[in-house]
Context: one part of a larger RNA
Molecule: large-subunit ribosomal RNA, domain I
Organism: Chitinophagales bacterium
């Protein structure tokens, strides 16, 4: 020195466990905000740095309801106090709610600084106290409304490059990312100027499927529908106009026209509807509110049935003999408990607030036949040229929908579409508007579930985490869980450099479980024996 063996020392791995996550599913709920939000600033406690929680009534104040023997929040410690006149605690309605912030009196380097008006306090200065004083729409005015935030989903104005084509430009990536407005709890769309094809369908969303078909495409890479058919769901309806009135202005030939404005009429493609003539007449449906019942809701209550031996720190495990299940889901208890705690199955109770039912009252809607000469039926619209854009559809034979520009009909004997156009047929009636459900999503809230993770996983983040810490800033961004069944956290003595460490001693089932604490692998240093050399 090297090998083996015991024995430690460092290490943190592994194992075991969970306070955290993760991804659905049912159900709520889908917004908060000038009656000042969202997010912070800075106080607040007996002692208080951080988190929590609250706001100069500051770990909180008040009323109700609930609940019961302990209570001052993580937080284990002293003090001090509260509590059977019911606290602490739970629910529900209010009270307070500094400053900054859309921040709105004006300012301004957020959390600060300065005004002005009316009132008090005073007679006046000044001061201090209360209260208003922002901008924009809307209305004469009085008043009213909006700003601002907010995960994703919608709808709308913009709108890209990386990228594939094995380069590229036409294309594609995509209308995607992104920016901007905008709303709702959903949005959008919607009751056919549709579809279809000699047969019929009957508004609109969504799914499957047609179908990677028909196309479309430097016919490259790619893009890519749609009828029919099967299913969720179903709901249809209101202006405008002809005409009637009424009332305002104006014109004027004194009877009328011409606007406006209100009210009554009416809304359809087998055309309707006015207009004319005849006839008829009290039912239904929706809305809101109000009372009354119901039935859902807060916290909450009641909730069945074991016991002894054996091991052992400790029994829920062993053995024995029992019960109870509308309850043998689960979780805890000193290992593994239907019968021990919580609680489960059940029954009950219930504030706001809602749901359904009657009843009243308001308000609102709802008729039929026959004529048919005349009147309406949404125009700078459809339409076209030109130059774009949607669409499978890249200009092509290119319907079809949108428009930026030029232009520009017809009026039901009309218009429009069926994919260039014709012409026959068919199918509808543009150029006004609304409208649930089926669909999308999930910052939240309550139930639950997982052949999902188990502290280098799982959200960055199981813990004072979006913190510390880093950067001028945008912005980056960590590590960090586990004594023990219970602190029973080691009195008391001893070395000691004297609040370190350590040895006795005691606790404990266990201290090689001693807070550097569960298990404690390996690297790495050692102590001791044994061999070797």
């Nucleotide at each position: 020195a090297g090998u083996a063996c015991a024995c430690g020392g460092g290490g943190a791995a592994u194992g075991c466990c969970u306070a955290g996550g993760c991804u659905c599913u049912c159900a709520g709920a889908g917004g908060c905000g000038a009656a000042g939000a969202a997010g912070g600033a800075c106080g607040u406690g007996a002692u208080a740095a951080g988190c929590u929680g609250c706001g100069a009534u500051a770990a909180g104040c008040u009323u109700c309801g609930g609940g019961u023997a302990g209570u001052u929040g993580c937080a284990a410690a002293u003090a001090a106090a509260c509590u059977a006149u019911c606290a602490u605690c739970c629910g529900a309605a209010g009270a307070u709610u500094u400053c900054c912030g859309a921040a709105u009196g004006g300012g301004g380097c957020a959390a600060c600084c300065c005004u002005c008006u009316a009132u008090a306090u005073u007679g006046a200065a000044g001061a201090u106290a209360u209260a208003g004083a922002a901008u924009c729409c809307u209305g004469c005015a009085a008043a009213g409304g909006a700003a601002g935030c907010u995960a994703a989903c919608c709808c709308g104005g913009g709108g890209a490059a990386c990228u594939g084509a094995a380069a590229c430009a036409u294309c594609u990536a995509a209308g995607u990312a992104c920016c901007c407005g905008g709303a709702g709890g959903a949005a959008a769309a919607g009751a056919a100027a549709a579809c279809a094809a000699a047969a019929g369908u009957g508004a609109u969303u969504u799914c499957c499927g047609u179908a990677g078909u028909a196309g479309c495409g430097g016919c490259g890479a790619g893009c890519g529908a749609a009828c029919u058919g099967g299913a969720a769901a179903u709901a249809g309806c209101c202006c405008a106009a002809a005409c009637c009135a009424a009332u305002g202005a104006g014109a004027u030939u004194u009877a009328u026209c011409u606007u406006g404005u209100u009210g009554g009429g009416g809304u359809a493609g087998u055309a309707g509807g006015g207009c004319u003539g005849c006839a008829a007449a009290u039912a239904u449906g929706a809305u809101a509110u109000a009372u009354a019942a119901u039935c859902u809701g807060a916290a909450g209550u009641g909730g069945a049935a074991g016991u002894a031996u054996c091991u052992g720190g400790a029994a829920a495990g062993u053995u024995a003999c029992a019960c109870c299940a509308a309850a043998g889901a689960g979780a805890g208890u000193g290992a593994a408990a239907g019968u021990c705690u919580c609680g489960u199955a059940u029954a009950c109770g219930u504030u706001a607030a809602g749901u359904u039912u009657a009843u009243a009252u308001a308000u609102u809607u709802a008729u039929g036949c026959a004529g048919u000469a005349c009147c309406c039926u949404g125009a700078g619209u459809a339409g076209u040229g030109c130059g774009g854009g949607a669409c499978u559809c890249g200009u092509g034979a290119a319907a079809u929908c949108c428009u930026g520009u030029a232009u520009g009909a017809a009026u039901c004997a009309a218009c429009c579409g069926g994919g260039a156009c014709c012409a026959u047929c068919c199918g509808g009636u543009a150029a006004g508007g609304c409208u649930a459900a089926a669909u999308a999503c999930u910052c939240c809230u309550g139930a639950g579930a997982g052949a999902c993770c188990g502290a280098u996983a799982g959200u960055g983040a199981a813990c004072u985490a979006g913190u510390a810490c880093c950067g001028u800033g945008a912005g980056g961004g960590a590590a960090a869980g586990g004594u023990g069944a219970a602190a029973a956290g080691a009195a008391c003595c001893c070395u000691a450099a004297a609040u370190a460490a350590g040895g006795g001693a005691g606790u404990g089932a266990a201290a090689u479980a001693g807070u550097a604490c569960c298990u404690g692998a390996a690297a790495c240093c050692g102590u001791g024996u044994a061999c070797u050399u």